RNAcentral holds the sequence, with entries from MGnify.
Predicted 3D model of a 92-nucleotide RNA (Glycine riboswitch aptamer) from a soil metagenome.
RNA sequence: GCGCGGGAGAGUUCCGUCGAUACCGGUUUUCGGGCUCGGUGGGACGCCGAAGGAGCAACCGCCCCGGAAACUCUCAGGCGACAGGACCGCGC
Numbered sequence: 001g002c003g004c005g006g007g008a009g010a011g012u013u014c015c016g017u018c019g020a021u022a023c024c025g026g027u028u029u030u031c032g033g034g035c036u037c038g039g040u041g042g043g044a045c046g047c048c049g050a051a052g053g054a055g056c057a058a059c060c061g062c063c064c065c066g067g068a069a070a071c072u073c074u075c076a077g078g079c080g081a082c083a084g085g086a087c088c089g090c091g092c
Base pairs, nucleotide, nucleotide: 001092002091003090004089005088006087011045013044014043015042016040017039018038019037020036023033024032025031026030046079047078048077052075053073054072055071059067060066061065
């Protein structure tokens, strides 16, 4: 490095928009409102850290120069499922 297995945390909150739509009103075809549900690289705020990145530095080494975290920050990423996923186990 590859394959298999395990693998956490944090809103599926609010608004817009599209669709379905209990029910209500007007009503000639049809129009308006709309509980609730779903979609949406749309927006807002809140939150998480275990891809990556960055910072301090315990510690380590071939030692005055280097390597450095599961700590810290959240740029990125993530906050239903899928996916991803540090790290652990087995095999090559």